RNA sequence: UUCGAAAGAGCAAACCUAGGGCAAUCUAGGGACGCAAAGCCACGGGUCAGAACUUACUGAUAGCCGGGUUGCCGAAA
Numbered sequence: 001u002u003c004g005a006a007a008g009a010g011c012a013a014a015c016c017u018a019g020g021g022c023a024a025u026c027u028a029g030g031g032a033c034g035c036a037a038a039g040c041c042a043c044g045g046g047u048c049a050g051a052a053c054u055u056a057c058u059g060a061u062a063g064c065c066g067g068g069u070u071g072c073c074g075a076a077a
Stems, first nucleotide, its partner, number of pairs: 001076004010035002015030006033063001039069003043066003046061005
């Protein structure tokens, strides 16, 4: 630098319980569909939410895609 067949380590969807939030959704515990960045960052696009949600605004989503940044194990060069 490239790659992810096997192994080790790790993360944890749906759902359930408790709590926060108007909501999207988040936190903790259980759980395991998946994940080679399913670590982190709302920068661009998308999607979703709000008293109405077209514009604008304020939020949510990094497990929708792109981008940025850091990095474990193994294999090959």
Background:
This is a predicted structure of a 77-nucleotide RNA (c-di-GMP-I-GGC riboswitch aptamer) from a Desulfobulbaceae bacterium.